[in-house]
Molecule: SAM riboswitch aptamer (S box leader)
Organism: Clostridium amazonitimonense
RNA sequence: UCUUAUCGUGAGUGGUGGAGGGACUGGCCCUAUGAAACCCGGCAACCAGCACAUCCUAUUUAAUAUAGGGUGCUAUGGUGCUAAAUCCUGCAGCUAAAAAGCUGAGAGAUAAGA
Repeated sequence: UCUUAUCGUGAGUGGUGGAGGGACUGGCCCUAUGAAACCCGGCAACCAGCACAUCCUAUUUAAUAUAGGGUGCUAUGGUGCUAAAUCCUGCAGCUAAAAAGCUGAGAGAUAAGA
């Protein structure tokens, strides 16, 4: 860089640390009642492990089996996450008198693969 999937759930009154942080734009927020970062704890279940066989798909057999999807469970490993919907927004379309609302794309994040 490309592909695929997911992004309105969940997670600390802990320790160190000392001023910033929420990707970017414009907003709006968080922060000395302590930011970032690190440690510990926690959450989740993408990869992973186990089980099921009722269902779907492909291939296959004499029976059926295998693979993928699916459902359930686990958390010891690899990541990730742990204010606010990915905090809102930025482009296009629709509705609306307006305020505003809805849909899709883009951008971004994470995982797995190339």